[in-house]
RNA sequence: CGGGCCGGCCGGGCGACCGCGUGACGUCUGCCCCCGGGCAGGCGUUCCGAGGAAAGUCCGGGCUCCACAGAGCACGGUGGUGGGUAACACCCACCCGAGGCGACUCGCGGGACAGUGCCACAGAAAACAGACCGCCUCGGUCCUCGGACCGAGGUAAGGGUGAAACGGUGGGGUAAGAGCCCACCAGCGCCCCGGGUGACCGGGGCGGCUCGGCAAACCCCACCAGGAGCAAGGCCAGACAGCACACGUUCGAGGGUUGCUCGCCCGAGUGUGCGGGUAGGCCGCUGGAGACCGCCGGCAACGGCGGUCGUAGAUGGAUGGUCGCCCCUCUGGUGACAGAGGACAGAACCCGGCUUACAGGCCGGCCCGUCCC
RNA sequence: GCCCCAGUAGCUCAGCGGAUAGAGCAGCCGCCUCCUAAGCGAAAGGUCGCAGGUUCGACUCCUGCCUGGGGCA
Numbered sequence: 001c002g003g004g005c006c007g008g009c010c011g012g013g014c015g016a017c018c019g020c021g022u023g024a025c026g027u028c029u030g031c032c033c034c035c036g037g038g039c040a041g042g043c044g045u046u047c048c049g050a051g052g053a054a055a056g057u058c059c060g061g062g063c064u065c066c067a068c069a070g071a072g073c074a075c076g077g078u079g080g081u082g083g084g085u086a087a088c089a090c091c092c093a094c095c096c097g098a099g100g101c102g103a104c105u106c107g108c109g110g111g112a113c114a115g116u117g118c119c120a121c122a123g124a125a126a127a128c129a130g131a132c133c134g135c136c137u138c139g140g141u142c143c144u145c146g147g148a149c150c151g152a153g154g155u156a157a158g159g160g161u162g163a164a165a166c167g168g169u170g171g172g173g174u175a176a177g178a179g180c181c182c183a184c185c186a187g188c189g190c191c192c193c194g195g196g197u198g199a200c201c202g203g204g205g206c207g208g209c210u211c212g213g214c215a216a217a218c219c220c221c222a223c224c225a226g227g228a229g230c231a232a233g234g235c236c237a238g239a240c241a242g243c244a245c246a247c248g249u250u251c252g253a254g255g256g257u258u259g260c261u262c263g264c265c266c267g268a269g270u271g272u273g274c275g276g277g278u279a280g281g282c283c284g285c286u287g288g289a290g291a292c293c294g295c296c297g298g299c300a301a302c303g304g305c306g307g308u309c310g311u312a313g314a315u316g317g318a319u320g321g322u323c324g325c326c327c328c329u330c331u332g333g334u335g336a337c338a339g340a341g342g343a344c345a346g347a348a349c350c351c352g353g354c355u356u357a358c359a360g361g362c363c364g365g366c367c368c369g370u371c372c373c
Numbered sequence: 374g375c376c377c378c379a380g381u382a383g384c385u386c387a388g389c390g391g392a393u394a395g396a397g398c399a400g401c402c403g404c405c406u407c408c409u410a411a412g413c414g415a416a417a418g419g420u421c422g423c424a425g426g427u428u429c430g431a432c433u434c435c436u437g438c439c440u441g442g443g444g445c446a
Base pairs, nucleotide, nucleotide: 001369002368003367004366005365006364007363008362009361010360012326013325014324015323016322017321018320020049021048023046024045025044026043027042028041029040030039031038032037033036051344055355056354058353059352060351061350062349063229064228065227066226070262071261072260073259076224077223078222079221080094081093082092083091084090095109096107097106098105099104110220111219115218116217117214118213119212132159133158134155135154136153137152138151139150140149141148142147167185168184169183170182171181172180186210188207189206190205191204192203193202194201195200233283234282235281236280242274243273244272245271246270247269254266255265256264257263290309291308292307293306294305295304296303297302327342328341329340330339331338332337374445375444376443377442378441379440380439383398384397385396386395391429402414403413404412422438423437424436425435426434
């Protein structure tokens, strides 16, 4: 210099004016209790006012409620090992496998000798192996004495098919062959030694010779999970009109607890249909596994201690607009400068993650190639 | 805000992991008819909503997005 890998951060800045929302203070008006406040409304001043994803709602928790969450079945989730955490399907480190020259990346990564199922087409055969062509032996018939055909067997070396064909190479052996035997290699099982917390790794010995794939097919194993969700839940105010049918009051309807069963609990009203009324306010509501800085422990995720900060809470839903200077990009211009544009998106109970969208920019580490010293 | 479904031809829908993905209607062409409709025949028409993964093989199984629809005081 060129190409590439990984991680972190920002995501327009400053000023003026106008405007919007919550809170605080002041003031005015109305009402209430009754002489000091409270409530509602208007005006003024002042403080603060979106995000890295506020998004998707895909996981996990806090919080709230339920007649404490007991058993069995079903359903669901997770799935190498060790750690982190409130918890997780997240994060960190490592192991194994795959890819890359490498930095590094990817992996729903338990079990296919518990069982069931599937493996299209092609092919003889697709899973307790089996035998189409071929090779070989025996018997019979024919014969042009080479052989051909038929029958009974032995084979699996060779052929071709397929994503996948029941170890590979070499030698011995045989009628032809074959782990039938031997050597090496690959794989499986068992035992021993060493290292590691562990997944696992390294080495040695023995055995039989060899066992297909799919569990993001059913399933098995281990572990996890009570259900619902701020429209949870609580309080206040206000409105209305009942009627019909069914079941039932301890021989208990109906309901809750979970989808089912049992168990438990509530229980005098309940369910269905028609009809009628309301669509208001307050609390929950933001200070929390909180952010930043420093030190210590740890490879790291993270944890401990100390200090500092504290600033959205709307309810048809505020956070915006204009101007000036600067920044970035594009266009025109020699230039001064002029014009246009500035991403994705937007809180709604709150956190930790994941995933997805994103103009442009900054920083750090590492790898490969080439050149020079 | 929370919770559920669906996406296959222009429309309505089928579709065991093993097609060249089918059916009806619509549309095009031809036959029939004086003409039209009906009828008959033939051909065309598909990113299986998008992307990635599992598998020898995906419309189908898994994951993440996109679009549309429904329910809850």
Molecule: RNase P RNA; transfer RNA
Organism: Nocardioides sp.